[in-house]
RNA sequence: AUGUUAUCAAGAAAGGCUGAGGGAAUAGACCCUAUGAAGCCUUAGCAACCCUUUCACUUGAAAGAAGGUGCUACAUUCUACAAAAAUGUCCAAAUAUUGGAAAUUUUUUGAUAGAUAACGA
Numbered sequence: 001a002u003g004u005u006a007u008c009a010a011g012a013a014a015g016g017c018u019g020a021g022g023g024a025a026u027a028g029a030c031c032c033u034a035u036g037a038a039g040c041c042u043u044a045g046c047a048a049c050c051c052u053u054u055c056a057c058u059u060g061a062a063a064g065a066a067g068g069u070g071c072u073a074c075a076u077u078c079u080a081c082a083a084a085a086a087u088g089u090c091c092a093a094a095u096a097u098u099g100g101a102a103a104u105u106u107u108u109u110g111a112u113a114g115a116u117a118a119c120g121a
Base pairs, nucleotide, nucleotide: 003119004118005117006116007115008114013043014042015041016040017039021032022031023030026080027079028078029077044072045071046070049068050067051064052063053062054061055060076113081110082109083108084107085106086105089101090100091099092098093097
């Protein structure tokens, strides 16, 4: 690297060095950025995956934060793929409607990709 499981609309910032890009990648949109991007360092904080304590003990619940990670603009910033539903258009049969087609928009669900943690190798 690959794999398994879980989570991803909550939360939490200052300073120093440096100096032009950044929001993972591709495309589009929308944003951030010399009132200083990304990166590195220090301190602080958030959260509770691992962890600690107690209770239950099959799954678990409550409290905590010393340690290992992680995180501290925007929903993983949004969309892309699939399915379903709704709205409108066209065609056919037929006037109670039914069936079909393509496209657009919206919503929901899922998948893919990605991030993080734990485990495994």